[in-house]
Context: one part of a larger RNA
Molecule: large-subunit ribosomal RNA, domain V
Organism: Planctomycetota bacterium
């Protein structure tokens, strides 16, 4: 150099499980609910099963009676026709009494008395006689019959119960207790996490929270255009019958000087004064040689087209000469299919309203399309999944993701720790024994962050415990400079990493505080060193249990108590021991 044996795990991001955490999927599944949207169930009503009589309230026929009051007027005149006579010894007039009625004047019946009368065209009235007779009206009585409703009753339907039969059920007789009630089907509305089947958005320097989603201006935009960011300013979701169309006409803001009240500024004269005003609203262009101010006449905020162009992938958007055909204004020439421009917005389905020479299921219509026009979306998540949707899972599931967090590791160094300039001032004097304002420059990779680079088919995460090993910005120990160093004891800088750097109390601690000791009881890296070398207290699964949230399911860098820590070393290393 080679090759054993015992061994002991730092390291093969070692093994084992397609990471449970975290995010994504228009995944999935349980649970919740004042999320939709059904469904059993329950409630209520209607019917059928399911019937008898009574009373009472209502409607209708029909018959008999009765009702009927503005004013004028003998008075309590429903309407219209006939109509010149009608009732009365089958008791008229008058007279009591009882009943109903009323507009309180009175009207209608019945009864007894009475014994021969009453009424009717006349004068008033729009309308003539309840003298009499027919047909109705407007109210109300009574019957009679139909029909609803209600109460209450019987009992045969239909239900419980008991006894007898009956091997047992069933079923049947009888009795009792209820009863057309309940029960049952059928149909309506209500109620309805009992169940069910689903939704709950995207963007995001993970994800949530927050905050945005579509138009318009403006910068970013790197001088055509066009251009992203959770760059950085603002605005729109309409006004407007004049603020539009046309003919004619005027020029503003400001300043300065005069002038009553009047002042920096109100209205007035006079100048200067190219645009700084004004233009309905945000900005950007644009504009007095008007698109700003006015005044007249008026509706072109038009029908039917449209050559050609710009812009965008598409849907769409924006411009436009010219023809007709009818107007407005202006002599006329001519301009006028909205408003100086550029925001004022919504595809398809659905369905409404007016039209219409379309089709119209043999045929004529109709019905219900079609085609002009026109209406109904904060469909704002604004190219709009559906007429209709919200949250929990720590009980959890699957597919992926290192395309994206947490841990560690990388960059990066804001922030942290150290050093250095530079000196304003402390420091009795004196910047610099010692400090140092405001600011400059660096290192260094221990904090807390950023970024999200390798690792999601796994890189185990605090603290102890063991074993350590480095760095020096050094705590002791060890040599120097200063000193505001007398000496002792300090401070402060400089060299120096060999060795050392303790032992209990409390907390799960790391770090702190606290006791004793000692020369000191450093600080940092080392996957916050070390779980194939241990603990498993802490955080961080499943059970509970308080606060608080939350209707609830559940939640909670809020507490509490429990809570399965696996690997026989093949290779590198490494200790030890043997052969060759």
């Nucleotide at each position: 150099c080679c090759c054993g044996c015992a061994g002991c795990u730092a390291g093969a991001c070692g093994g084992a499980a397609a990471g449970a955490c975290c995010c994504c999927g228009u995944g999935a599944a349980c649970c919740u609910u004042u999320a939709c949207u059904g469904c059993a169930g329950c409630u209520u009503g209607g019917u059928a099963u399911u019937g008898g009589g009574u009373u009472u309230a209502g409607g209708c026929c029909c018959a008999g009676c009765a009702u009927g009051c503005g004013u004028a007027g003998c008075g309590u005149a429903g309407g219209u026709g006939g109509g010149a006579g009608g009732c009365u010894a089958c008791g008229a007039a008058c007279c009591g009494c009882c009943a109903c009625u009323u507009u309180c004047g009175g009207g209608u019946g019945g009864c007894g008395g009475g014994g021969a009368g009453c009424c009717g065209a006349c004068c008033c009235u729009g309308a003539a006689a309840c003298a009499c007779c027919a047909c109705c009206c407007u109210u109300g009585c009574u019957g009679u019959g139909c029909u609803u409703g209600a109460a209450u009753u019987c009992u045969a339907a239909c239900u419980g119960g008991g006894u007898g039969u009956g091997u047992g059920c069933a079923g049947c007789a009888c009795c009792c207790a209820g009863g057309a009630c309940a029960g049952u089907g059928c149909u309506a509305a209500g109620u309805g996490g009992g169940c069910a089947g689903u939704u709950u958005g995207a963007u995001u320097g993970g994800g949530g929270c927050g905050a945005u989603c579509u138009c318009c201006u403006c910068c970013u935009a790197a001088a055509a255009g066009g251009u992203a960011a959770c760059g950085g300013a603002g605005g729109a979701g309409u006004c407007c019958a004049a603020a539009g169309g046309u003919a004619c006409c005027c020029u503003c803001a400001g300043c300065c000087c005069g002038g009553u009240u009047g002042g920096c500024a109100a209205u007035c004269g006079g100048g200067c004064a190219g645009c700084g005003a004004g233009c309905g609203c945000a900005a950007u262009g644009g504009u007095a040689g008007a698109a700003g101010g006015g005044u007249g006449c008026u509706u072109g905020a038009c029908u039917g087209c449209g050559a050609g162009u710009c812009c965008g992938a598409u849907g769409g958007g924006a411009c436009a000469a010219g023809c007709a055909g009818a107007g407005a204004c202006g002599a006329a020439a001519g301009u006028c299919g909205g408003g100086c421009a550029u925001a004022g917005u919504g595809a398809u389905c659905c369905g409404g309203u007016g039209g219409u020479u379309c089709c119209g299921u043999a045929u004529g219509g109709a019905a219900g399309g079609g085609c002009c026009a026109u209406c109904g979306c904060u469909c704002a998540a604004c190219a709009g999944a559906u007429a209709a949707a919200a949250g929990g899972u720590a009980c959890u599931c699957c597919g992926g993701g290192g395309a994206u967090a947490a841990c560690a590791g990388g960059c990066u160094u804001a922030u942290c720790u150290c050093c250095u300039c530079u000196g304003a001032g402390c420091g009795u004097c004196c910047a610099u024994a010692g400090c140092g304002g405001c600011g400059a420059g660096g290192a260094g990779g221990u904090u807390u962050g950023g970024c999200a680079c390798c690792u999601c088919g796994a890189u185990g995460u605090c603290g102890g415990c063991u074993c350590a090993u480095c760095g020096c910005a050094u705590c002791c120990u060890g040599g120097g400079g200063g000193u505001g160093g007398a000496g002792a004891a300090g401070c402060u800088c400089c060299c120096a990493a060999g060795g050392g750097u303790u032992c209990g109390g409390c907390u799960g601690u790391u770090c702190g505080c606290c006791g004793a000791u000692g020369a000191a009881a450093g600080c940092g890296g080392u996957a916050c060193g070390u779980g194939a070398g241990c603990u498993g207290g802490g955080u961080u699964u499943a059970g509970a249990c308080c606060g608080u949230c939350g209707u609830g399911a559940g939640a909670c860098a809020g507490g509490u108590c429990g809570g399965u820590c696996c690997c026989u070393a093949u290779c590198u290393g490494c200790u030890g021991u043997g052969g060759g």